[in-house]
RNA sequence: ACCCGACUGCUAUCGGGGUGGGACUAAGCUAUGCAAGUCUGCAUCCCGAGCUAUGGCGGGAUGCGGCGUACGGCUCAGUAACACGUAGUCAACCUGCCCUCGGGUCGGGGAUAACCUCGGGAAACUGAGGGUAAUCCCCGAUAGGGGAAGUGGCCUGGAACGGUACUUCCUCCAAAGAUACAUCCUCCAUGCUGGGUGUAUCGCCCGAGGAUGGGACUGCGUCCGAUCAGGUCGUUGGUGGGGUAACGGCCCACCAAGCCGACGACCGGUACGGGCCGUGUGAGCGGGAGCCCGGAGAUGGGCACUGAGACAAGGGCCCAGGCCCUACGGGGUGCAGCAAGCGCGAAACCUCCGCAAUCCGCGAAAGCGGGACGGGGCCACCCCGAGUGGCACCCCAAAAGGGUGCCUUUUCCCUAGCCUGAACAGCUAGGGGAAUAAGGGGAGGGCAAGGCUGGUGCCAGCCUCCUCUAUGGGCCAUCACACCCUUAGAGGCUGGACGCCGCGGUAAAACCAGCUCCCCGAGUGGUCGGGAUGCUUAUUGGGCCUAAAGCGUCCGUAGCCGGACUGGUAAGUCCCUGGUUAAAUCCGGCGGCUCAACCGUCGGAUCGCUAGGGAUACUACCAGUCUUGGGGGCGGAAGAGGCCGAGGGUACCACAGGGGUAGGGGUGGAAUCCUUUAUCCCUGUGGGACCACCAGUGGCGAAGGCGCUCGGCUAGGACGCGCCCGACGGUGAGGGACGAAACCCAGGGGAGCGAACCGGAUUAGAUACCCGGGUAGUCCUGGGCGUAAACGAUGCGGGCUAGGUGUCGGGGUGGCUUCGGGCUACCCCGGUGCCGAAGGGAAGCCGUUAAGCCCGCCGCCUGGGGAGUACGGCCGCAAGGCUGAAACUUAAAGGAAUUGGCGGGGGAGUACCACAAGGGGUGGAGCCUGCGGUUUAAUUGGACUCAACGCCGGGAAACUUACCGGGGGAGACAGCUGGAUGAAGGCCAGGCUGAAGACCUUGCUAGACUAGCUGAGAGGUGGUGCAUGGCCGUCGCCAGUUCGUGACGUGAGUUGUCCGCUUAAGUGCGGCAACGAACGAGACCCGCACCCCUAGUUGCCAGCUAUCCUCUCCGGAGGAUAGGGCAUCACUAGGGGGACUGCCGUCGAUGAGACGGAGGAAGGUGCGGGCCACGGCAGGUCAGUAUGCCCCGAUAACCCCCGGGCCACACGCGGGCUACAAUGGCUAGGACAAUGGGUCCCGACCCCGAAAGGGGAAGGUAAUCCCAUAAACCUGGCCGCAGUUGGGAUCGAGGGCUGCAACUCGCCCUCGUGAACGUGGAAUCCCCAGUAACCGCGUGUCAACAUCGCGCGGUGAACACGUCCCUACUCCU
Repeated sequence: ACCCGACUGCUAUCGGGGUGGGACUAAGCUAUGCAAGUCUGCAUCCCGAGCUAUGGCGGGAUGCGGCGUACGGCUCAGUAACACGUAGUCAACCUGCCCUCGGGUCGGGGAUAACCUCGGGAAACUGAGGGUAAUCCCCGAUAGGGGAAGUGGCCUGGAACGGUACUUCCUCCAAAGAUACAUCCUCCAUGCUGGGUGUAUCGCCCGAGGAUGGGACUGCGUCCGAUCAGGUCGUUGGUGGGGUAACGGCCCACCAAGCCGACGACCGGUACGGGCCGUGUGAGCGGGAGCCCGGAGAUGGGCACUGAGACAAGGGCCCAGGCCCUACGGGGUGCAGCAAGCGCGAAACCUCCGCAAUCCGCGAAAGCGGGACGGGGCCACCCCGAGUGGCACCCCAAAAGGGUGCCUUUUCCCUAGCCUGAACAGCUAGGGGAAUAAGGGGAGGGCAAGGCUGGUGCCAGCCUCCUCUAUGGGCCAUCACACCCUUAGAGGCUGGACGCCGCGGUAAAACCAGCUCCCCGAGUGGUCGGGAUGCUUAUUGGGCCUAAAGCGUCCGUAGCCGGACUGGUAAGUCCCUGGUUAAAUCCGGCGGCUCAACCGUCGGAUCGCUAGGGAUACUACCAGUCUUGGGGGCGGAAGAGGCCGAGGGUACCACAGGGGUAGGGGUGGAAUCCUUUAUCCCUGUGGGACCACCAGUGGCGAAGGCGCUCGGCUAGGACGCGCCCGACGGUGAGGGACGAAACCCAGGGGAGCGAACCGGAUUAGAUACCCGGGUAGUCCUGGGCGUAAACGAUGCGGGCUAGGUGUCGGGGUGGCUUCGGGCUACCCCGGUGCCGAAGGGAAGCCGUUAAGCCCGCCGCCUGGGGAGUACGGCCGCAAGGCUGAAACUUAAAGGAAUUGGCGGGGGAGUACCACAAGGGGUGGAGCCUGCGGUUUAAUUGGACUCAACGCCGGGAAACUUACCGGGGGAGACAGCUGGAUGAAGGCCAGGCUGAAGACCUUGCUAGACUAGCUGAGAGGUGGUGCAUGGCCGUCGCCAGUUCGUGACGUGAGUUGUCCGCUUAAGUGCGGCAACGAACGAGACCCGCACCCCUAGUUGCCAGCUAUCCUCUCCGGAGGAUAGGGCAUCACUAGGGGGACUGCCGUCGAUGAGACGGAGGAAGGUGCGGGCCACGGCAGGUCAGUAUGCCCCGAUAACCCCCGGGCCACACGCGGGCUACAAUGGCUAGGACAAUGGGUCCCGACCCCGAAAGGGGAAGGUAAUCCCAUAAACCUGGCCGCAGUUGGGAUCGAGGGCUGCAACUCGCCCUCGUGAACGUGGAAUCCCCAGUAACCGCGUGUCAACAUCGCGCGGUGAACACGUCCCUACUCCU
């Protein structure tokens, strides 16, 4: 999610039915009215009628009397009980009215109310006197009843104590009349009163029986708590009595001491019980107010009277408390009856109509009465039914919605009739008109329906509450105030949503709205409660090795369970039959309201109880038998089983004696500590504790536990046996016993060790870990405690279900034998381990020693925390133990396994962004540059460990430029507006201004548009790199990352990718439930090193020729140019070769490969680079560009201009440059490159200048010309360890270059000035060879400016050839 009950928000058309509607809280309190009367036997009075009489007849009132008022109606407080249910019993009882049968109704007497008179009292009421009737009361008679005793039969019955008949005695007691008719008598109407008789009816009395209703008793059933375990004195029983309708200890006297209880007494809590009701497949769980049956109660409590019946709802008395009246003396009252009111609350109706129906009371009846009941009213409370329209066309994307036309009329409105006690409703008929009728909840998941739109960033909205103002309304006969409601506005407080998970931090499918959609529909949601979901209390139907859960262990009481055979009984069990199981309810058939709900009728069911009959397999019981379970006996063997005694041993400590010297001890390192009497060695004495080796995965014991030897006592188990008993057994709630260590009490003992304690260290601290001491204790005897990770985290017993391999004990058989308790092989029984089939398990795992399959019994569990706590009880000397909650809180806690990550875990391997061995730096100084901070109008912004910081951007004077100050410009398009009476634009002069036709004034020009408003744009280096693309960095100088198929696992997932060897490498080889494959690695591409080929201009020059120059030892050598050549070298740039562990040796496994060697220009990837996986880091970039969304958008966050800033400066950090000097500096001379660049360019050369540079100018679009002298280096000289001839900062002066412009803020030259700095703390960076270090050169940017970036060449070391210690990375665990 579903069903049900109560309340509630929003909403609401109609009808039918209902054993729906103040039960839940207050069995609280009640104003008012009604809810039980009736009959006429009798008396009195009144009224009426036809009359004269006190009166007769009719009606009424009051009283007496009879019956009823003990029913009906209401409620559920109490009650855990024979209250209720069910089945029975009364041989222990009653029963008015009713029915049947039998008999009777005689005689006599008396009182009293009403009434009258007189009193008391406020009232309620009451006193006295007089007088009266009866179906009122009393006495007697008769009939009869009751009791006791006796007799004899009969009847009922299981049984007479019952019934019946008779005898005797005792005792008790009857009765009432009325009416009608007929007739007779008697006073008045020949008709009334009264009287008699007869008949009939209604009564009355006695007896018996029945029926009905009740009373009592019994079996069984009937909630929770054991933190309620003992209860009880009228208690249990007896005898006797009292009492009752009746039994009974119900009550009383006496006697006895019993009675109940773990099958739960007693106590406490809760509760009327049942039929039934809700839910559930069911078992069950929950409810039990309403209708029916039973009970109980009537403000709380007690009591009796009357009566057939009561301890009495509308009777009485008393007490209590409440209310009312009162004259204060005293009285009245009891809605848990129907309405109604207050209160309580989330919560529940009218002070209605009627006795027409049903039923009850009374009555002979008519009838009267009945808030029982029958009806109506109110409430969507429940159930059932119906509707809110249908059709066609058009608009529309559309079934939504709207429009037009037609149709229909359930419902609605009007009218009439029928129905009814009267009505309502309904039905029938007619008329009107689509008219009068749709909402609630939801849309993140579970859960059906939005990846729509807008808003929301701490503010607000929805919502809720309060106050004020105003409008309208209610209340009211009217008006006003107060109060209440509604709507609108204002103000204020709170502050989203939420049932769980969770949503919301600027793009919200979850908040607030709109739209759309979904579900149900006169309803729909919410809250609380019940069931179900829940096999989540498990009987059906669960578990306890590790998730919660096996008592620490054993013995044993009750209980539960129990081997084989035979016979019997028939309690359980099964079958049949009878009774009962009220009705309603439930199920089925049929029927009645138009259907249904509802109702009627018939049948079934009501799972239960009871009685009788039958069956006998199983269980039970009785009897008998058996041996397999169990026990016993005997036999030899094993064992740290227990208790006691005796003996021994090493070590240790102390002491004594002897020897001996300076240390010992302790630790990671130390110290405290001991020490010329130590430590150490020897001898001896004493003491306490312990029991090495043997020793085992071994043995024994119930567990705890048990370990030197011997002896005594004692217990248990295993094995073997043609032995004995004969089910004697299993488990075990309570109970008992045992029970490690620690702890407690008393007394001993005390060597070592050692809580506490004292020192020493360690540390931030160190109440610890380490060290030196050391008290309780550890040991013994006796007692207490009773716990533990008391563990196999696995209760005990029995049966069944493959094996393999150890080991211990016993037995059997065979072999060997040194003959011994010997060795060995196999088999059986018992114990103890390991591995495993089936099977089990969530898995880990278990698996004949089960956690498998079954049986019996016990203990225990039910989310985590609170908490093994609190309270109570029991135990304990105490410590504490056992038992053992709740409030509250929480969405998980937990098990097993999986994938990752991590570890001051382990293993294997790797790396100069790791170490080691080395070299050179940084960190100190000055300067350059970037960053932070601070400052500033602005110092634009980004980047922050590696992987921000000479990075974006490669050096910002303007530009760049995004920042600041000032000034100006600009709106495509559309609508409105203005405009040929001239829009926009341009211009002289003047004004304004720092300046300016930017603006203003005046004027000129110009000729079609117009920015004043609204929208909408352009543009934005405005925001978001956490909305993105792309690109980049980094992990990664790594060797990993996956897939297909198969296999394994319930699954996550695993395997492959693991292991061994190897590699730079997941590189390869071998193994392997894997076999293959992909992306990475490698291969590949480029450069460099060797060789060859091809090609020679601008390149080259060996040889040849010519010319010139220089030197000359005169032979010649060198250089330049031209011819010529390119055969050769170099170079250039195209192609090719070469290297593959190919060869040899050793190692390895014969492999992969490693090491060494040969050859070679080069070796084992030759060296350097490019490329660089799946992915991670919300890494970086919206400021390179692109781009979603948001924002600005004319007084701008857009565009342009000028100036400033990005260059600031107390400081901090990073990266560099230059140094601190003599391996140097200065000076003079001399030598050798490569990569590159060049037309707004490089610029030879000449001239000027001290130089920077300037003026001319050839050549060069480049192997041609230029930049262009490379420097370190070499040679000579000076300096002589000094803040210097080191170092060059800073500052001054002069000059030059670029550029519109060098003040802020450029570079260069010369002169002068000459600072810090004398090798840099903690710390930290880079580097393994043409590398580091040192040296210069080119180029990018670029007008100018390098200490930067990218390249180039020159000189050219040192130290590893390892390791995993540090820092990281990879793999396995």